[in-house]
Predicted 3D model of a 350-nucleotide part of an RNA (small-subunit ribosomal RNA, central domain) from an uncultured Clostridia bacterium.

Context: one part of a larger RNA
C1' cells in the first nucleotide's frame, strides 16, 4: 500500500454553507494523454530460477537458457477514461399558478391565575406533614368583595398532527423574510453529488455591561427525620431564571442509523396537493406526488431487530474505529475575560 467495520460489541463529525480535490446524465465527431496490441532500442557482470557439467560428495565453481514484469521511441486501434467542437432533455435550475404550516425576526394588543399594594365585611386562627415544628396572625392574619401594580407563562384547541439543516418553535393581530409542496412544462441546457481546510448557525448551565425581577429556585439559614442526616420532606431565601448586546461552543446535541442517487412484495393510519369515476352535490369511490407513523414478504443481522423514512442490493464522495484501563488525562499549539473548549500522547499494569 493493503483488510474488515461504524443502531445496541470500538466506531458518523452537533448542523448546514461551500473552497481546493474525488465523482459525475444521453447521443456525434474529432484527438490520442490514459489504455491496447506488435516492432526497435536498453534493462552491466554477479544474485535468484531451469538444465547440463567440473571439483569421491556437498557447500563451492563453470557453461547455456530462461528472466529482468521497468524505462525510452516507433507503428497501429479507438470500445473505455480524458480533451476538444457542436447538440439533446431525463439530472439541477428559473418561470407560471395554487394551497398548507407552532419556519424566522421586529412591533403591538389580550384573558385566566400566582405574588404584592389600597380600601371594605369578618374574627381566631392560617399554613403545612407520614406526624410534626420553623414560619404567618389580635399591631387583625387565612377567607371573601371592590379597585391598583408588576412580572412571566400562554389553560381549551392539541394530534403517534405541522415546520425548521440541527438546535428548537405553540395566546392574538400587523409588518418584514426564509424553505418545502403540488400543478404546469415557457425557459437554460449537465450548471450535478460529496466536500479535507475554511465560514455560519447551535439546547440548557455559565461569564461581561446595563436594565428588569411576580412565580420557580442552585447556594445559603431555619425546622424535622436519623445513630448520623452537610439529604429524601417542610418555612424562607441569593444568584439565576426574563430583556439587550457581546463571549462560550459544550449535551444521552440521540434515530445512539453522515450526504446523494437509483432499484428491491404488500397492507394499514395521519398531514399536505393534484386528477379521474359516480352523483343534483365526492368528506365517504379510484389513481396518483410529497411528509409522517404501524405492520410485514424477500433480503440483512451475533441476536434484538431493521424491512421503499433499510440496518436490503448498488455506485459516489465525506468522518471515524483498531483490546481494558491509564485518559479524553499530561505536555505542547490553538481559542477563551474565566470557566473551560479542542487538538491529544507515553510510560506502567491487565
Nucleotide at each position: 500500500c493493503u483488510g474488515g467495520g461504524c443502531g445496541u460489541a470500538a466506531a458518523g463529525g452537533g448542523a448546514g454553507c461551500g473552497u481546493a480535490g474525488g465523482c459525475g446524465g444521453c447521443g456525434c465527431a474529432a484527438c490520442a494523454a490514459g489504455u491496447u496490441a506488435g516492432g526497435a532500442g536498453u534493462g552491466a557482470a554477479a544474485u535468484c530460477c531451469c538444465a547440463a557439467g567440473g571439483c569421491u560428495u556437498a557447500a563451492c565453481c563453470u557453461u547455456g537458457g530462461a528472466a529482468c514484469u521497468g524505462c525510452u521511441u516507433u507503428u497501429a486501434a479507438a470500445a473505455c477514461u480524458g480533451u476538444u467542437g457542436a447538440g439533446c432533455u431525463u439530472g439541477a435550475g428559473u418561470g407560471a399558478u395554487g394551497g398548507a404550516g407552532a419556519g424566522g425576526a421586529a412591533a403591538g394588543c389580550g384573558g385566566a391565575a400566582u405574588u404584592c399594594c389600597u380600601a371594605g365585611u369578618g374574627u381566631a386562627g392560617c399554613g403545612g406533614u407520614g406526624g410534626a415544628a420553623u414560619g404567618c396572625g389580635u399591631a387583625g392574619a387565612u377567607a371573601u368583595u371592590a379597585g391598583g401594580a408588576g412580572g412571566a407563562a400562554c389553560a381549551c384547541c392539541a394530534g403517534a398532527g405541522g415546520c425548521g439543516a440541527a438546535g428548537g418553535c405553540g395566546g392574538c393581530u400587523u409588518u418584514c423574510u426564509g424553505g418545502a409542496c403540488a400543478u404546469u412544462a415557457a425557459c437554460u441546457g449537465a450548471c450535478g453529488c460529496u466536500g479535507a481546510g475554511g465560514c455560519u448557525c447551535g439546547a440548557a448551565a455559565g461569564c461581561g455591561u446595563g436594565g428588569g425581577g411576580a412565580g420557580c429556585a442552585a447556594a445559603c439559614a431555619g425546622g424535622a427525620u436519623u445513630a448520623g442526616a452537610u439529604a429524601c420532606c417542610c418555612u424562607g431565601g441569593u444568584a439565576g431564571u426574563c430583556c439587550a448586546c457581546g463571549c462560550u461552543g459544550u449535551a444521552a446535541a440521540c434515530g445512539a442509523u453522515g450526504g446523494a442517487u437509483a432499484c428491491u412484495a404488500g397492507a394499514u393510519g395521519c398531514g399536505g396537493g393534484a386528477g379521474g369515476u359516480a352523483u343534483c352535490g365526492a368528506c365517504u369511490c379510484c389513481u396518483u406526488c410529497c411528509g409522517u407513523g404501524u405492520c410485514g414478504u424477500c433480503g440483512c443481522a451475533a441476536a434484538c431487530g431493521c424491512a421503499a423514512u433499510a440496518a436490503g442490493u448498488a455506485u459516489c464522495c465525506c468522518g471515524c474505529c483498531u483490546g481494558g484501563g491509564g485518559a479524553g488525562u499530561a505536555c505542547g499549539g490553538c481559542c477563551g475575560c474565566a470557566a473551560g473548549g479542542u487538538u491529544g500522547a507515553a510510560a506502567c499494569u491487565c
It was read from a public genome assembly. Its mean pLDDT, the model's own confidence on a scale to 100, is 88.